[in-house]
RNA sequence: UUUUUCAGAAAGCCGAAUUUCCGAAUGUAAGGAAAACGGGGGAUCCGUCCUGGGUGAAUUGACCUUGUAACAGAGGGGUCAUAGGUUAACCUUCUCAACCGAACCCUUAAGCUAACCUCGCAGGCUUGGAAGGAGCUUUU
Numbered sequence: 001u002u003u004u005u006c007a008g009a010a011a012g013c014c015g016a017a018u019u020u021c022c023g024a025a026u027g028u029a030a031g032g033a034a035a036a037c038g039g040g041g042g043a044u045c046c047g048u049c050c051u052g053g054g055u056g057a058a059u060u061g062a063c064c065u066u067g068u069a070a071c072a073g074a075g076g077g078g079u080c081a082u083a084g085g086u087u088a089a090c091c092u093u094c095u096c097a098a099c100c101g102a103a104c105c106c107u108u109a110a111g112c113u114a115a116c117c118u119c120g121c122a123g124g125c126u127u128g129g130a131a132g133g134a135g136c137u138u139u140u
Base pairs, nucleotide, nucleotide: 011126012125013124014123018035019034020033021032022031037120038119039118040117041116046111052106053105054104055103060081061080062079063078064077065076066075084100085099086098087097090133091132092131093130094129096128
């Protein structure tokens, strides 16, 4: 000097998932309370006649396989697609390109829904290209 790995700090990305205060005489944590943000339940009116429903982008289809005494079927697994979603260092847009297209919860109850009631406030990560606009700096 370069490369790699680990740890910490800073800045940010997806996402509702952040901030403040108490705890505390000093420091930390459990725990608790607020605000912001997000979800669910819940009248009239309207809608529906229900063959489950909810969070979430994560729905749907074809084929193969498993399943059976056998045929079939539910469910499981795989492949290819697909509704839909993400792609960040000022903002917006673009099937141009790449990637995701899960998981979990409730239990016979649930449409919308004012008042009201109630719950969450995690987790995972590190930047493709182009166009338009805006801003900053420098020079004249």
c-di-AMP riboswitch aptamer (ydaO/yuaA leader) from Paenibacillus algicola, 140 nucleotides, folded computationally. The sequence is in RNAcentral, with records from Rfam. The source organism's lineage runs through Bacteria, Bacillota, Bacilli, Caryophanales and Paenibacillus.